SAM riboswitch aptamer (S box leader) from an Anaerolineae bacterium, 133 nucleotides, folded computationally. The organism belongs to Anaerolineae, within Bacteria. The coordinates come from a structure-prediction model, not an experiment, and the mean pLDDT is 81.
RNA sequence: CUCUUAUCGCGAGGGGUGGAGGGACCGGCCCUGUGAAACCCCGGCAACCUGGUCAAGACAUCUUUUGACCUGUGGUGCCAAGUCCGGCAGGUGGUUGGCCAUGUGCCUGGGCCCACUGUCUGAAAGAUGAGAG
Repeated sequence: CUCUUAUCGCGAGGGGUGGAGGGACCGGCCCUGUGAAACCCCGGCAACCUGGUCAAGACAUCUUUUGACCUGUGGUGCCAAGUCCGGCAGGUGGUUGGCCAUGUGCCUGGGCCCACUGUCUGAAAGAUGAGAG
């Protein structure tokens, strides 16, 4: 770097160095000299892998798969805002406008489309773990 797969509404910050950026990209909106990024120290969150118990299954054996629960020893990860919100497609509600149909007038009212906006679903992209190349 690529592929497969799981998860992403919860949770958890102080100090030192540093000195202007950061929140992946684009738009928005935020954070930031009351000190950004980055690095270091300490602390914490969480429970993906690891560790333990139980149940069910596969296998001739060694072994191994799945599920539930426990722990926090070890490997990662994370510690503003829902992955900060949206981006693509569809469903649905609202508003404005256009077209069509109908109509003598008044009242009531139909179908389609564009745009904006709320909401829901699914993608895409991204992040992290585990496995493979």